Small-subunit ribosomal RNA, 5' domain from an uncultured prokaryote, 522 nucleotides, folded computationally. It matches the Rfam family "Bacterial small subunit ribosomal RNA". The coordinates come from a structure-prediction model, not an experiment, and the mean pLDDT is 84.

[in-house]
Context: one part of a larger RNA
RNA sequence: GAUUGAACGCUGGCGGCAUGCCUAACACAUGCUAGUCGAACGGUAGCAGGCCUUCGGCAGGCGUCGAGUGGCGGACGGGUGAGUAACGCGUAGGAAUCUGCCCAAUAGUGGGGGACAACCCGGGGAAACCCGGGCUAAUACCGCAUAAGCCCUAAGGGGGAAAGCGGGGGAUCUUCGGACCUCGCGCUAAUGGAUGAGCCUGCGUUGGAUUAGCUAGUUGGUGGGGUAAAGGCCCACCAAGGCGACGAUCCGUAGCUGGUCUGAGAGGAUGAUCAGCCACACUGGGACUGAGAUACGGCCCAGACUCCUACGGGAGGCAGCAGUGGGGAAUAUUGGACAAUGGGGGCAACCCUGAUCCAGCAAUGCCGCGUGUGUGAAGAAGGCCUUCGGGUUGUAAAGCACUUUCAGCAGGGAAGAAAAGUUGGUAGUCAAUAUCUGCCAGCCCUGACGUAACCUGCAGAAGAAGCACCGGCUAACUCCGUGCCAGCAGCCGCGGUAAUACGGAGGGUGCAAGCGUUAAUC
Numbered sequence: 001g002a003u004u005g006a007a008c009g010c011u012g013g014c015g016g017c018a019u020g021c022c023u024a025a026c027a028c029a030u031g032c033u034a035g036u037c038g039a040a041c042g043g044u045a046g047c048a049g050g051c052c053u054u055c056g057g058c059a060g061g062c063g064u065c066g067a068g069u070g071g072c073g074g075a076c077g078g079g080u081g082a083g084u085a086a087c088g089c090g091u092a093g094g095a096a097u098c099u100g101c102c103c104a105a106u107a108g109u110g111g112g113g114g115a116c117a118a119c120c121c122g123g124g125g126a127a128a129c130c131c132g133g134g135c136u137a138a139u140a141c142c143g144c145a146u147a148a149g150c151c152c153u154a155a156g157g158g159g160g161a162a163a164g165c166g167g168g169g170g171a172u173c174u175u176c177g178g179a180c181c182u183c184g185c186g187c188u189a190a191u192g193g194a195u196g197a198g199c200c201u202g203c204g205u206u207g208g209a210u211u212a213g214c215u216a217g218u219u220g221g222u223g224g225g226g227u228a229a230a231g232g233c234c235c236a237c238c239a240a241g242g243c244g245a246c247g248a249u250c251c252g253u254a255g256c257u258g259g260u261c262u263g264a265g266a267g268g269a270u271g272a273u274c275a276g277c278c279a280c281a282c283u284g285g286g287a288c289u290g291a292g293a294u295a296c297g298g299c300c301c302a303g304a305c306u307c308c309u310a311c312g313g314g315a316g317g318c319a320g321c322a323g324u325g326g327g328g329a330a331u332a333u334u335g336g337a338c339a340a341u342g343g344g345g346g347c348a349a350c351c352c353u354g355a356u357c358c359a360g361c362a363a364u365g366c367c368g369c370g371u372g373u374g375u376g377a378a379g380a381a382g383g384c385c386u387u388c389g390g391g392u393u394g395u396a397a398a399g400c401a402c403u404u405u406c407a408g409c410a411g412g413g414a415a416g417a418a419a420a421g422u423u424g425g426u427a428g429u430c431a432a433u434a435u436c437u438g439c440c441a442g443c444c445c446u447g448a449c450g451u452a453a454c455c456u457g458c459a460g461a462a463g464a465a466g467c468a469c470c471g472g473c474u475a476a477c478u479c480c481g482u483g484c485c486a487g488c489a490g491c492c493g494c495g496g497u498a499a500u501a502c503g504g505a506g507g508g509u510g511c512a513a514g515c516g517u518u519a520a521u522c
Base pairs, nucleotide, nucleotide: 001522002521003520004519006518007517008516009515010514013369014368015367016366017365018364019362020361021327026325027324028323030322031321032320035072036071037070040069041068043065047063050058051057052056079280080279081278088205089204090203091202092201093200094199097197098196102193103192104191106189107188108187109186110144112142113141119134120133121132122131123130124129150159151158152157164185165184166183167182168181169180172179173178206252207251208250213243214242215241218240219239220238221237222236223235224234225233255277256276257275258274259270260269261268262267282303283302284301285300286299305316306315307314308313333359335358336357337356341355342353343352344351345350372402373401374400375399382393383392384391385390406463408458409457410456411455412454416449421443422442423441424440425439426438427437428436466511467510468509469508470507471492472491473490477506478505479504480503481502487494488493
């Protein structure tokens, strides 16, 4: 000199854009953070509408939907950096793998069965909740049939699947429900892709030798088991290997990277925000479900802690967003909205979304703007100094003439909005002018921010400057007070009666909505 997620002192007008628990991975009150689908299903508590009305009932499900069965999603998104010196990360390769939803192409989607919730009845418990009996549906569950491709094979053969739901409809049939046709969404099997993930290897990746030896599934082989998959991953047997001064082992420290800061570079330091990967979710262990987890807001066990209890037993996990206590020099609101972007579910409308977008707080940082402009010598008054002549503050002020950014008040006012919906046209599908889908056109709406950006008008210099320093380094000097005292200080050093070094004043210098100090890095 540059820099910072900074803090402290003094001061503080506005805006834009960023950033904001670095400490206790300490403990957490409260609210919210993952739901959705009635176009899978039996139903329909509650609500709107209808009927009877004794004010309690009834019917219909074209409305809606609590609870339940079922499906998909809760493995994403969000947080933190405790652990980890490791194939964890980075980079370059590899072969023995899986992959829901998505895309392309292929073949199917036939016919049956038995249950369990909800519900009803009964019982236990303080509660959490649990038990028994009975009824019932399905895209829940289980057989049968079929098998192009698929799997196994001793190549003869053997094994194995599915589910329906919704829209529309001219003939034909009909038990008047529909069959049937067609379209859409699904389902099953299998192929390829895409995406995501698992695994292996070369090289790189902190300090200590006042850590020198380490290792028994250890190193390799054979045969098996296991896994989606190679492999001592696991097991039986056999061999005696494997690593190490090119630093094994042990101890300490640490998430890694793109990057960031500094520097001419080489390098050094660092890993906040943003992005990629990894690890963790009160502590330790375990598996289940699933395409995917050994699962932050799932389950089980143990432990510590907190809470409820009728003492028998139960409940909980903010390193999600806010917020509280505590720790600390120190770090924000128990805010608004799903309008946009994205995600989950759904045919869709739509619902959910503390992701996200915004707002609030903080000079924490960067950038921009303002605090007026011109004129004005009687060089006013006052202050300070003085050799008492004067000098300086100083064109500074006052005065005169202007301007009105920003803030204030009033009025106007884009863009962030395209979709969806609806009407019409057109093309495709189709037996079809239904339906559905694509495209085009018209119409109709949807904004948290927002009293926003921006524009216009109004009034008036009006509301807006401080901080540090002035002995040398280092830009800037005099007076008074003090008298080795009080004090200053980054280094050298000042102060013991004329201190440019302490304290005050006048003046000056440097930065400026900041300025200094402290801490840290180059």